[in-house]
RNAcentral holds the sequence, with entries from SILVA. Predicted 3D model of a 1506-nucleotide RNA (small-subunit ribosomal RNA) from a metagenome. Its mean pLDDT, the model's own confidence on a scale to 100, is 81.
RNA sequence: AGAGUUUGAUCCUGGCUCAGGACGAACGCUGGCGGCGUGCUUAACACAUGCAAGUCGAGGAGAACGGGAAUCUUCGGAAUCCUUAGUAAACUGGCGCACGGGUGCGUAACACGUAGGCAAUCUACCCUUGAGUGGGGAAUAACAUCGGGAAACCGAUGCUAAUACCGCAUAAUAUCAGAAUAAUGCAUAUUGUACUGAUUAAAGAUUUAUCGCUUAAGGAUGAGCCUGCGGCCUAUUAGCUUGUUGGUAAGGUAACGGCUUACCAAGGCGACGAUGGGUAGCUGGUCUGAGAGGAUGAUCAGCCACACUGGCACUGACACACGGGCCAGACUCCUACGGGAGGCAGCAGUGAGGAAUAUUGGGCAAUGGGCGAAAGCCUGACCCAGCAACGCCGCGUGGGUGAUGAAGUACUGAGGUGCGUAAAGCCCUGUUAGGAGGGAAGAAUAUUCCGAUUUAUCGGAACUGACGGUACCUCCAGAGAAAGCUCCGGCUAACUCCGUGCCAGCACCCGCGGUAAUACGGGGGGAGCAAGCGUUGUCCGGAUUUACUGGGCGUAAAGAGAGUGUAGGCGGGAUGGUCAGUCAGUGGUGAAAACUUACAGCUUAAUUGUGAGCUUGCUUCUGAUACUGCUAUUCUUGAGUACGGAAGGGGAAAGCGGAAUUCCUGGUGUAGCGGUGAAAUGCGUAGAUAUCAGGAAGAACACCAGUAGCGUAGGCGGCUUUCUGGUCCGUAACUGACGCUGAGACUCGAAAGCGUGGGUAGCAAACAGGGUGCUGAUAUUGCCCAUUAGAUACCCUGGUAGUCCACGCCGUAAACGAUGGGCACUAGGUGUUGGGGGGUUCGACCCUCUCAGUGCCGAAGCAAUGCAUUAAGUGCCCCGCCUGGGGAGUACGGUCGCAAGGCUGAAACUCAAAGGAAUUGACGGGGGCCCGCACAAGCGGUGGAGCAUGUGGUUUAAUUCGAUGCAACGCGAAGAACCUUACCUGGGCUUGAACUGCAGUGGACAACCUGUGAAAGCAGGUCUUCCUUCGGGACUGCUGUAGAGGUGCUGCAUGGCUGUCGUCAGCUCGUGUCGUGAGAUGUUGGGUUAAGUCCCGCAACGAGCGCAACCCUUGUCCUUAGUUGCCAUCAAGUAAUGUUGGGCACUCUAAGGAGACUGCCUCGGUUGACGAGGAGGAAGGUGGGGAUGACGUCAAGUCCUCAUGGCCCUUACGUCCAGGGCUACACACGUGCUACAAUGGUCGGUACAGUAGGAAGCAAGACCGCGAGGUGGAGCCAAUCCUCAAAACCGGCCUCAGUUCGGAUUGCAGUCUGAAACUCGACUGCAUGAAGUUGGAAUCGCUAGUAAUCGCUAAUCAGCAGGUAGCGGUGAAUACGUUCCCGGGCCUUGUACACACCGCCCGUCACGCCAUGAAAGUCGGGAGUACCGGAAGCCGGUGGCCCAACCUUUUAGGAGGGAGCCGUCGAUGGUAAGCUCGAUAAUUGGGGCGAAGUCGAAACAAGGUA
Repeated sequence: AGAGUUUGAUCCUGGCUCAGGACGAACGCUGGCGGCGUGCUUAACACAUGCAAGUCGAGGAGAACGGGAAUCUUCGGAAUCCUUAGUAAACUGGCGCACGGGUGCGUAACACGUAGGCAAUCUACCCUUGAGUGGGGAAUAACAUCGGGAAACCGAUGCUAAUACCGCAUAAUAUCAGAAUAAUGCAUAUUGUACUGAUUAAAGAUUUAUCGCUUAAGGAUGAGCCUGCGGCCUAUUAGCUUGUUGGUAAGGUAACGGCUUACCAAGGCGACGAUGGGUAGCUGGUCUGAGAGGAUGAUCAGCCACACUGGCACUGACACACGGGCCAGACUCCUACGGGAGGCAGCAGUGAGGAAUAUUGGGCAAUGGGCGAAAGCCUGACCCAGCAACGCCGCGUGGGUGAUGAAGUACUGAGGUGCGUAAAGCCCUGUUAGGAGGGAAGAAUAUUCCGAUUUAUCGGAACUGACGGUACCUCCAGAGAAAGCUCCGGCUAACUCCGUGCCAGCACCCGCGGUAAUACGGGGGGAGCAAGCGUUGUCCGGAUUUACUGGGCGUAAAGAGAGUGUAGGCGGGAUGGUCAGUCAGUGGUGAAAACUUACAGCUUAAUUGUGAGCUUGCUUCUGAUACUGCUAUUCUUGAGUACGGAAGGGGAAAGCGGAAUUCCUGGUGUAGCGGUGAAAUGCGUAGAUAUCAGGAAGAACACCAGUAGCGUAGGCGGCUUUCUGGUCCGUAACUGACGCUGAGACUCGAAAGCGUGGGUAGCAAACAGGGUGCUGAUAUUGCCCAUUAGAUACCCUGGUAGUCCACGCCGUAAACGAUGGGCACUAGGUGUUGGGGGGUUCGACCCUCUCAGUGCCGAAGCAAUGCAUUAAGUGCCCCGCCUGGGGAGUACGGUCGCAAGGCUGAAACUCAAAGGAAUUGACGGGGGCCCGCACAAGCGGUGGAGCAUGUGGUUUAAUUCGAUGCAACGCGAAGAACCUUACCUGGGCUUGAACUGCAGUGGACAACCUGUGAAAGCAGGUCUUCCUUCGGGACUGCUGUAGAGGUGCUGCAUGGCUGUCGUCAGCUCGUGUCGUGAGAUGUUGGGUUAAGUCCCGCAACGAGCGCAACCCUUGUCCUUAGUUGCCAUCAAGUAAUGUUGGGCACUCUAAGGAGACUGCCUCGGUUGACGAGGAGGAAGGUGGGGAUGACGUCAAGUCCUCAUGGCCCUUACGUCCAGGGCUACACACGUGCUACAAUGGUCGGUACAGUAGGAAGCAAGACCGCGAGGUGGAGCCAAUCCUCAAAACCGGCCUCAGUUCGGAUUGCAGUCUGAAACUCGACUGCAUGAAGUUGGAAUCGCUAGUAAUCGCUAAUCAGCAGGUAGCGGUGAAUACGUUCCCGGGCCUUGUACACACCGCCCGUCACGCCAUGAAAGUCGGGAGUACCGGAAGCCGGUGGCCCAACCUUUUAGGAGGGAGCCGUCGAUGGUAAGCUCGAUAAUUGGGGCGAAGUCGAAACAAGGUA
């Protein structure tokens, strides 16, 4: 410090997620030791038991156990005395119990923090100082007796003491009153000095030295009150308040104060957020963070609040009191039922709750506290120990050596490699744990003793340890007792095998898993951390993702529709004053701890100590005065006014005008009009449409008209008049900062809509129709219907609200420049509107400068696009708004509205994206250009028939398998009777039919024969080899073992090969340049071409694979060479033939050359590429044909050609054999053959080819057969021999018919091949003679030696071709042209597509799940209001009843006090009507998610109606 995730890729925006740190944690697996910490976060739920606050002795009284003594004794014991002991326990009294300890309910508050104030206060114990402590009195508890009660406890009578209680005396710098004066201060005032009067105190004890007591002043400590400032959420809480705000008086308090009461006034608080609601103890700190911040408030420390719940006071220096009291309530316990008792949020502990949190321990040794003079006592504060890996820190689980790289396990390319020096083995060490021994510090200022002295104290000695025989030290033995957890697809360090097969499962996010999973589970290996490791939860961080530091708003979320203007914020130049802000210094404070740092110290660390820093803050005082503020004066440039001009659809009202539409009347005129893609409804013979004339009515104002004008925006358009707002320019006369923005508020605000009334020509939501017959009419019914599958639409004919006017409401729009307002600054160029200046003019022109508007193009700058002086650039000021998508601008609440609805405006839940701009493709029922037998123009077919063949389907024991739009279907198959053959049935074999190696063993093998069998096979018999170094080898059978074999699966694991787009013209690269980038450029553009072919231009310049050419063939000529080819000339021969001699001229053969290149001419074109025409030429513009197939696409085809990974079978999914099947047959399709006939059929005759093949072959002549063919065999291993045409031509017959067409089908008889033609071959002869008379919708091929037509050859092959591959013969028609269909290429455009339109995607409905709104109601919580009632208690009144202290005139009275009663206040409670929050509910509303459901097709392309 960042990373992953939206896309095919990119940049941006934006959310989600991760890596880090932390925790009072919990859970899972695991667990050796020690130190230091920490440990009910939930039920402030309920609590058994024990302990947690006592102590002192001035007082009065006062035991017992035990021990001892002597006495009595029934020997059991009894009583007395001493001691225990003036002790225990209890009582009076003093001090303490208000501290310490716990908890966080309440509390949004002067509760807390911080800084101040008290001139408005108190303070026990403690310290200092001064003064004093005299003299009396009356009771009471304990106790005793009696009584009541179950108990708790209570009552009566009697006795007694005090440092308990009460008078009296004395008395102040105390308090009060009066009056004088000085100083000071902050308003009340404070302080000092002197005077007079009044009031008020005490307690003694004792060791004689002290401790107490009273009073006054001061200090210290603690407390109380007041104030400034600071720190939560909510406006879907906007108004709150009656003791309320203030005053006067009184009361009350330690003290100010409405704190309380009476009276008077009507105030007080609030948008700088009152009031209400929700939540919450606050802080030092803690966690995190670079910081600013954010979160938090356990342990430790400060403050506050509370003590079962609510209320109340008493005592006291302090309480409204955790272990005190009273009352009420709930709960628990005891009870004799009459009454009582209790309060763990003290320490342990129990139950409950919960994911979860410890011992009913030891000790007062230390520290601290209470009491005491002290000893001492008390102390669950505290110090220790126990439990818990809960946290932090430290240590260990061994070290060295050790390669046969052991065994084992895993992987493997089978060689090896990893675990791995790891282990074993050898040599060592001794931490911790174990055993044994020694053994602390913490402890001394207390007390006692000794000594000293300045008697406050100092020195020495003795005594005292829960922890604890602990820490620590030494010794002993021995590697012995001590490692796990998570992870290994990316993020993120770490890889393989097996299993599983969208299953089981994983996963923070992205995502893995559908048969080769580094992602699931296991093994091996590895990575990380380590006595821990992971998971979950929470907080901060990353997140600049609330942005103060430090974000944004044209299009990503986001500028209010516009203006006026209140509060507020901000604000021009100059001078003076002030010093609030600001700045500097200073004093105080900012507790300690924590944190940082230096040092010290427990062996180190954690922990701890000391010092320093820090504590960013608040405050005091002093100073500075630039800036801001405040204040005073002034200025003119901001702003405004005045004067002079100017333009304008700015606004309101009234009036006027013409064109058009419709309607009405009349004329002319006749059959249609209208409307559409085409129609129909509609109108029209009762006269329409058309046309002419006249009239009526309402609405809107053509041309002018313009990125022209005006207005804040909405908006404004005929003309005239009246009224009226704003703007601009010029002048520089006046005012003198009067300004900018603007939360609330107010006003305006298109269209539609609403209310009342009017008006209504056209247009036009809704609505009706797109139709006829029958009927008088309605209902009904039949046929039928614009489009369409449907059409609740688009189209057509009509048509009402509305549109118009007046008045009132509504208050919203893509109210848009998707761009708030103001001011300033930052290159220009060019239009245009309004005004002004200058130049030049006769000039409406023209040139130039300037102000105000309104456009375009562009520099710098700014993610992209774009904006660019009219900013979206650079700055300042103010306002509004945004914070992922959906849910949702929805719900609830409030408010406005007549309503419709507007404004404000969530959450649950759900997703990992949603989005902007740009890029490359693909696509479009987008555009442009171009090509192709693509269409068109032609010729011939297919689709109809019969047959052949392939496929589907069906059938079957099997009908083996594959190929399936073009690009499967006469395809693999260039040839299934057996074989082939992979399929089925049956019979056999198991190292096997074929292959290799090793070991063992036997022997030739082969051939023949016999039996059995369908054969394979099985069983048996005959016969036996070669070489040799004598070991054996070659060959071969059997057994065993490695291993063979598989046309079994996966073409979606693959190689290779192939198809297709497509012989289409494309596909790329290097360098450079442009762009943040994906990418672009080049390759686009203008021409041209069959072509990315070439030329020109150009930020490109070059290059590669393709195109073309080079290759083969064909067409012309030449040269060479003539056998098997040829024969012109010469000769010979034959019935005839190059038959022979001879020749190679010609044809031909097969080698090499020539030729064609737009080379030449004319024209066009840019002096180009190129095109058109011509000449010559056998051939002319790539001459014809072939081979040749770029980058890639289709997970295209093939595991059954071959090869091959993985999986599967192994007496079978291998292999051998026989028979069957692949040849089936209601049917459908593809490809062909033959036809339907006269351009023909048939008979006879006569001609002319070229490929190509031939030895298990081709086969002539001859003979036989009607024929297929047979017999026989010359010749030929081939330019030699063999096979060699048919259409055509000539002649005859047939004469338009199901025929002399057509030949299917069937019968009989044959031929050939072959072991074998039944299933299941081909051919021949005779006989039979089916369908079919040119083929619906639709569809195919072909542009010249082509189509069409005719035959021939070959491969395969024993035999079998209508198929296939070739060959030659005869030999056409047509192409105007590119609008349309199909396919393709280039450019451009749109896109929400990228699996790329066979794309994407919307809504209803149906089903399941989830959360949520409404709802008659039902239930509960909370805070108040009114009234009733009113406990305890304080206060007040009364007090006829009661009372020791004092007084007196003493049966008593007085003073004083009390019980009781009454009153105000007053908690719980009750009643009533509401408010508010929540839970739940029949039913109901929408929403989200879900597998492949249903219906349509709304959006994205012109998305097919933008």